[in-house]
């Protein structure tokens, strides 16, 4: 430089165009326990990389910018 592919919580990873964005892992409450830990409850934490555009509605499509990550030259 050309194609593809991916970006959602501190990590990890779902979501067929129908909505309140699930889960686990970390974490913080309490229980439990001589203390912990394992295990029971239960909260917090995500404006879906950024902008824009289709649509009654978009994490889902288009476009464009970033930024990876793979094959090609």
């Nucleotide at each position: 430089g050309a194609u593809a592919c991916c970006g959602u919580a501190g990590c990890a990873c779902a979501a067929u165009g129908g909505a309140u964005a699930a889960u686990g892992c970390c974490u913080c409450u309490g229980g439990u326990u001589a203390c912990g830990g394992c295990c029971c409850a239960g909260a917090a934490g995500a404006u879906u990389g950024g902008g824009a555009g289709u649509u009654c509605g978009a994490c889902c499509c288009u476009c464009u910018c970033c930024g990876g990550u793979a094959u090609c030259a």